[in-house]
Description
Predicted 3D model of an 88-nucleotide RNA (c-di-GMP-I riboswitch aptamer) from an uncultured Pseudomonadota bacterium. Rfam family: c-di-GMP-I riboswitch aptamer. Its family is annotated with cyclic-di-GMP binding in the Gene Ontology.

RNA sequence: CCCCGACAAAGGCAAACCCAUCGUGAGGUGGGGACGCAAAGCUUCCGGUCUGCGGGAUUACCUGUCCUGAGAUAGCGGAGCCGCCAUC
Numbered sequence: 001c002c003c004c005g006a007c008a009a010a011g012g013c014a015a016a017c018c019c020a021u022c023g024u025g026a027g028g029u030g031g032g033g034a035c036g037c038a039a040a041g042c043u044u045c046c047g048g049u050c051u052g053c054g055g056g057a058u059u060a061c062c063u064g065u066c067c068u069g070a071g072a073u074a075g076c077g078g079a080g081c082c083g084c085c086a087u088c
């Protein structure tokens, strides 16, 4: 220095839910709160899943359904970058 994450130490993050707020929505942000997390730190490059504003198809029309541009999820997985401690 690298892999691994046992034994510790110092800590860190924050699920569900509640309140406020933004968004058509998935969901985001702030506060409370802890299910858990050795990267639950950061990044949508690849795949998955979710939304359905816009567009398209179907439908005589409406409703409904499907596809897609776009969006969301980093706490779905892969990948990239940075990082605390310790060496049984």
Stems, first nucleotide, its partner, number of pairs: 005085001012037002017032006035075001041081003045078003048073004053069006
It was read from a public genome assembly, where an Rfam model found it.